[in-house]
RNA sequence: UGGGUCGGCAAGACGGUCGCGUCGGUUGCGGCAUCCGCAAGGGUGGGGCGACCGCCGAGGAACGUCCGGGCUCCGCAGGGCAGGACGGUGGGUAACACCCACCCGGAGCAAUCCGCGAGAAAGUGCAACAGAGAGCAGACCGCCACUGGCGCAGGCCAGGGGUAAGGGUGAAACGGUGGUGUAAGAGACCACCAGCGGUCCGAGUGAUCGGGUCGGCUGGGUAAACCUCGUCCGGAGCAAGAUCAACAGGGAACGCCAAGGCUGCCCGCCGAGUUCCCGGGUAGAUCGCUAGAGGGCUGCGGCAACGUAGUUCGUAGAUAGAUGGCCGUCGAAGGUGUGAAAGCACUGGAACAGAACCCGGCGUAUUAGCCGGCCCAUUCA
RNA sequence: GCCCCCGUAGCCCAAUGGCAGAGGCAGGCGACUUAAAAUCGCCACAGUAAGGGUUCGAGUCCCUUCGGGGGCA
Repeated sequence: UGGGUCGGCAAGACGGUCGCGUCGGUUGCGGCAUCCGCAAGGGUGGGGCGACCGCCGAGGAACGUCCGGGCUCCGCAGGGCAGGACGGUGGGUAACACCCACCCGGAGCAAUCCGCGAGAAAGUGCAACAGAGAGCAGACCGCCACUGGCGCAGGCCAGGGGUAAGGGUGAAACGGUGGUGUAAGAGACCACCAGCGGUCCGAGUGAUCGGGUCGGCUGGGUAAACCUCGUCCGGAGCAAGAUCAACAGGGAACGCCAAGGCUGCCCGCCGAGUUCCCGGGUAGAUCGCUAGAGGGCUGCGGCAACGUAGUUCGUAGAUAGAUGGCCGUCGAAGGUGUGAAAGCACUGGAACAGAACCCGGCGUAUUAGCCGGCCCAUUCA
Repeated sequence: GCCCCCGUAGCCCAAUGGCAGAGGCAGGCGACUUAAAAUCGCCACAGUAAGGGUUCGAGUCCCUUCGGGGGCA
C1' cells in the first nucleotide's frame, strides 16, 4: 500500500422564532357543589374553556412480535395423559431458544467463521433415476477349475457351478494397504493402519483428550420422518385489572291542587311527578402509569459472561394519540474546482424509523462517517 | 394486544420429499368455413415470493424476512 476479518463509537452542537403535549405557577370567563345569611351578598372546594410565564419532551433499533420474565386477573390437593419448546460440557442470569468459556466436527493459508451438536446395535418407515444388486444385498462384464463338443495347436463354443480381487451404475455397493493362501478368490488366516465395544492407567469439575490391553474382524444414511430418552412449560393478557359512577332498571313512601289514560261522571286501577333505598354495572372519569432485575464511574472477585461494595446521575406518559417547521452561527471526515505542493474557494449531518404497562434478549431495516485489534500478500528500510 | 392462514405461467389452481412441475381459461399458429363463432390439432409461457439451512435430492421439512388475507378481545 492492497485485500480480508473482528470489535467499538456517533445518530450533530449552540442560539433565535413559530407551533404541539404533560406538569407547575399566576390569571380571565361562565357554570356546579356546599356552608353562612331574611335578602343583597360572601366563604370554601374540585373541575371546564382560554391567556401568560416556567421546566421537560422518542430510539439504536422505539420496528417485527420470534423467545424469556416482572405485574394483574382466572384456575389449581397431588399425580398423569395430550400438546409445545429445548438438546455437547461447565458457568452466568429473575428467566430464556440469550450470553461467556471450553470440547468435538466442518470451511479457510491465516485472523476468524459456521454447527436444531442427545439417540440410527429399541422399533417402524423412506431411498426417485441409473444399476445385476439398495440393506444383514448382489454374478451384468470379468476371473477360475470341471464336464461335453470343435480344432494339429494357441484357443473357441455350450452346460451346470465357484468367486465380491478388478470393471461398470449410483448420493450411498457391507473397512484400507501389503502378504499368506487358493483353481480363481475371499478377514479364510497374518502384520500394520482406521474405526467400534468392553476394561485399565493418566490429565481435566466436565464434555473430552492421551496411552495400554482384550474382543468380534466392521453391525451404512436419514430423527428440520414417525419415534425413544432427558429437562422445562397452568391459562389469558394493561382493551390485564381496581375504584367511582350518569342514563336506563327494581322496590317503598307521599299526594291540598294533583299531567294523563280506561271513561261523559263517581269509585277503582294504571300512572307522570317528588323523596328515600337497592343491585349489577354501560357511557364517562380516576388509578394501574412509569424509579426499574435502571445507567455511569471507581475498587474487589472472576479468563469471560457476570457478581458485589461505594459513589454519582436521572422529570416522555399521550388516549385518536404531542416531540415538528424555518432561519443564523459553528462544524470533523469526505467531495468538487484550482494549484507542482502547501494552501485557498465552494459544498458538506443525509438513512432506517417513530413511545403507548415495563424490562432482558434475538432477528430485521439503515446513514454522512469515525476509531481500534488481528491475519494474509506485496514493496521499502 | 394476542393469534391463524396463504403466496406455483397473464388469471384460477394441482402436487406422496423423487424425471425441474399436471390441468383449465386467456394467448399464438394451423385445420374446418364464403367469413366468423363453436370444435379439433399443435405451440409458447413457471424455475414455485426472497434469502439461508437439513437431505443424495426441497414447491413440499426447518429458520429469518417480504407481501396479502382473516379471526378474537